[in-house]
């Protein structure tokens, strides 16, 4: 200096361009138990990295910055 893939609750990760962005773990509450664990019930957390375009409709497409991996030099 070029290319390529990631970026969505606290972690891991879904979600063909279309109905209110979800699930497991976590976390908080009830049951249960002499306690706590395990199980069960229910809850609360997302400006979807930022700013911009296309479109009746964008987490999805397009541009451009910004971070992480990574290739080639």
């Nucleotide at each position: 200096g070029g290319a390529g893939c990631c970026a969505u609750g606290g972690c891991u990760c879904a979600a063909u361009g279309g109905a209110u962005a979800g699930a497991g773990c976590a976390c908080c509450g009830g049951u249960c138990u002499a306690c706590g664990g395990a199980a069960c019930c229910g809850g609360g957390g997302g400006u979807u990295g930022a700013a911009g375009g296309u479109u009746c409709g964008a987490g999805u497409c397009c541009u451009u910055c910004u971070g992480g991996c990574u290739c080639c030099g």
Molecule: transfer RNA
Organism: Sandaracinaceae bacterium